[in-house]
RNA sequence: UCCCGAAAAGGCAAACCCGUCGCGAGGCGGGGACGCAAAGCCACCGGGUCUCACGCAGAUGGCCGGGCUACCGAAG
Numbered sequence: 001u002c003c004c005g006a007a008a009a010g011g012c013a014a015a016c017c018c019g020u021c022g023c024g025a026g027g028c029g030g031g032g033a034c035g036c037a038a039a040g041c042c043a044c045c046g047g048g049u050c051u052c053a054c055g056c057a058g059a060u061g062g063c064c065g066g067g068c069u070a071c072c073g074a075a076g
Base pairs, nucleotide, nucleotide: 002076004073005072011036012035016031017030018029019028020027021026034062040068041067042066045065046064047063048060049059050058051057052055
């Protein structure tokens, strides 16, 4: 360093509730934990799904693939 995910230290935060923004999918903040070894980032890489004022429109990275970055270091 790669692979990998034992241990240790931590991290994130589903559903739901409250507030708020949005036509909406959904986003943001607080509470809350279903889970996550990248559940960190990218929708200007491909696909899927969803929304609508149906467009060279929008949402989803915690749908799958992909790219970039990252804590720790057992076995290999």